[in-house]
Context: one part of a larger RNA
Molecule: small-subunit ribosomal RNA, 3' major domain
Organism: uncultured prokaryote
RNA sequence: UGACGGGGACCCGCACAAGCGGUGGAGCAUGUGGUUUAAUUCGACGCAACGCGCAGAACCUUACCUGGGUUUGACAUCCUCUGACAGCUCUAGAGAUAGAUUUUUCUCUUCGGAGACAGAGUGACAGGUGCUGCAUGGCUGUCGUCAGCUCGUGUCGUGAGAUGUUGGGUUAAGUCCCGCAACGAGCGCAACCCUUGUCCUUAGUUGCCAGCACGUAAUGGUGGGAACUCUAGGGAGACUGCCGGUGACAAACCGGAGGAAGGUGGGGACGACGUCAAGUCAUCAUGGCCCUUAUGGGCAGGGCUACACACGUGCUACAAUGGCCGGUACAAAGGGCAGCGAAGCCGCAAGGUGGAGCGAAUCUCACAAAACCGGUCGUAGUCCGGAUUGCAGUCUGCAACUCGACUGCAUGAAGCUGGAAUCGCUAGUAAUCGUGGAUCAGAAUGCCGCGGUGAAUACGUUCCCGGGCCUUGUACA
Repeated sequence: UGACGGGGACCCGCACAAGCGGUGGAGCAUGUGGUUUAAUUCGACGCAACGCGCAGAACCUUACCUGGGUUUGACAUCCUCUGACAGCUCUAGAGAUAGAUUUUUCUCUUCGGAGACAGAGUGACAGGUGCUGCAUGGCUGUCGUCAGCUCGUGUCGUGAGAUGUUGGGUUAAGUCCCGCAACGAGCGCAACCCUUGUCCUUAGUUGCCAGCACGUAAUGGUGGGAACUCUAGGGAGACUGCCGGUGACAAACCGGAGGAAGGUGGGGACGACGUCAAGUCAUCAUGGCCCUUAUGGGCAGGGCUACACACGUGCUACAAUGGCCGGUACAAAGGGCAGCGAAGCCGCAAGGUGGAGCGAAUCUCACAAAACCGGUCGUAGUCCGGAUUGCAGUCUGCAACUCGACUGCAUGAAGCUGGAAUCGCUAGUAAUCGUGGAUCAGAAUGCCGCGGUGAAUACGUUCCCGGGCCUUGUACA
């Protein structure tokens, strides 16, 4: 100087407390461990691994296993020789591949040749998701959006170092004020950026419709309008600016006015010096090591989907604030041409048919659902719950056996609120309801968005956890 203390003082955080809803019990989904296996590819392991890499494993992906095949190679550069390349058909085969048949005869040219492509050959080389993240770059997680981390000059100290950065207040903040052997400065904080909340203005189609007119069974449908909504450009607005009080005449705090918004208005992006030899050699790049008729490359099938069990994360429930039936409202944000696909018709349905319109404020996905109104059920393993299984189908795709999703009929398991323990959340939040997108042929209860309905509670900081600052002890570095 740090680190540590079941030392002290002060302060903060959904850290506790106060509340609301969960997990832990059940069934299923998914990841992991374990076990099994020819293989169940590899990585990730307290917080910070475990719906993680994977924003989507039937083939492919695929890195694994088995089998049958290949060796200058699927890919790059160079050399020699030959030939345009390439395509159709047939045969064998699981295919890779091998054989046969046939069509065709590249471009430029100084006519020497050159170029592209393919085949054969030779060796230099290619290739490796092989090892090392403890050789590395890059990227990322974490402490933590915590308020800290440093430097120049000066001063003090023999020196390590100190001071500044400590102290008194204050703040979300090393934020600001005052004081001070310090005076300044940098990286962080804040602001500048995006979005949301109010108003003005410009513009007015594909969007809008107040007033006027026409028309319809109905609809901004039509003329028209530019008010309103909205769209998207520009601007205004919030600064403790104003008032009162407290304070040290400061910074600031408390209350108030005005205001759509008030003290960082809400949300996001943004992550200092560093820590964990944290994670990643399997995104990529890369040193070293290793393989080179194989640890490279191609193919078919299988596996990654196994199942006594254990754990994590979720979904659905156990019902009446509910289930079912009928009726009837109101969104936002997105996607769409190898695409979204309307009306109509067929089917109980999944879906089929059909093909209008739309590269989309125009058409379409697309009926939002919970809510509301009416009816029914009456506390029951039930008209709760839907696992499991049988049969029959639909769709995607070369192909749904291993191993897809969905539909109909039948079946109707566990489950009556979950031990010890444990998680999230402070407001348009939790809870609950639907909806879209990426990936994607198909395949979400996952992920990332969107809106609808919409709470309870916070006395307080003694205690648990994490953190900041000062101080103290130390046989630790």